[in-house]
RNA sequence: CUAAUAUGUCGCCAAACCUGCUGUGAAGCUGGGACGGAAAGCCAUGGGUCUCACUUUAUUGAGAUCGCCAGGUUGCCAAA
Repeated sequence: CUAAUAUGUCGCCAAACCUGCUGUGAAGCUGGGACGGAAAGCCAUGGGUCUCACUUUAUUGAGAUCGCCAGGUUGCCAAA
């Protein structure tokens, strides 16, 4: 370099909805359940969206959402 043959795995997370619980609420947790996801692991840093309070309001304050977008960061697999 060419040809042939063989091999190529076990898994992970978990939407909607429902059970129970927490919260003024957005929503979160728990058990079931799978819509999907190669970071649908983590982080609220910049935006977006949503909630609450004051308030006519909001360029205010406090929260929620990482399965909205970006960013940061840590992992897993691997025949070619």

Predicted 3D model of an 80-nucleotide RNA (c-di-GMP-I riboswitch aptamer) from Sulfurovum sp. The organism belongs to Sulfurovum, within Bacteria. The coordinates come from a structure-prediction model, not an experiment, and the mean pLDDT is 78. Rfam family: c-di-GMP-I riboswitch aptamer. Rfam's curators write: GEMM was predicted in a large-scale screen for bacterial structured RNA regulatory elements. Rfam links the family to the GO term cyclic-di-GMP binding. The sequence was found by an Rfam model in a public genome assembly.